[in-house]
RNA sequence: CUCAUCAAGAGGGGCAGAGGGAACCGGCCCGUUGAAGCCCCGGCAACCACCCGUUUGUGGGCAGGUGCCAAGUCCGGCUCGUGGACGAGACGCCCACGGGGAAGAUGAG
Numbered sequence: 001c002u003c004a005u006c007a008a009g010a011g012g013g014g015c016a017g018a019g020g021g022a023a024c025c026g027g028c029c030c031g032u033u034g035a036a037g038c039c040c041c042g043g044c045a046a047c048c049a050c051c052c053g054u055u056u057g058u059g060g061g062c063a064g065g066u067g068c069c070a071a072g073u074c075c076g077g078c079u080c081g082u083g084g085a086c087g088a089g090a091c092g093c094c095c096a097c098g099g100g101g102a103a104g105a106u107g108a109g
Base pairs, nucleotide, nucleotide: 001109002108003107004106005105006104011041012040013039014038015037019030020029021028024077025076026075027074042069043068044067047065048064050061051060052059053058073103078100079099080098081097082096083095084094
């Protein structure tokens, strides 16, 4: 850089000792009933590998290489649409919902 996926799923212990949820901003959460980090054990899932089938679209199995185990990728930020609130009124501001994007994560190349 390209492609695919991202609403599901899965936690205990030891060391450690104040932060953490990627970065910035704004929310909202988690945390001394113990955060990050490291180690052990356990688990989830099935991208790749491997095995068996196949109507060649893909189906099933396995768990070797990765990955993951609070909350949708915790939510929003940009854009479009719909509805609402405010208002004399509005395409602006605010709120809600939905589509897309950006960024990110994981895998494969």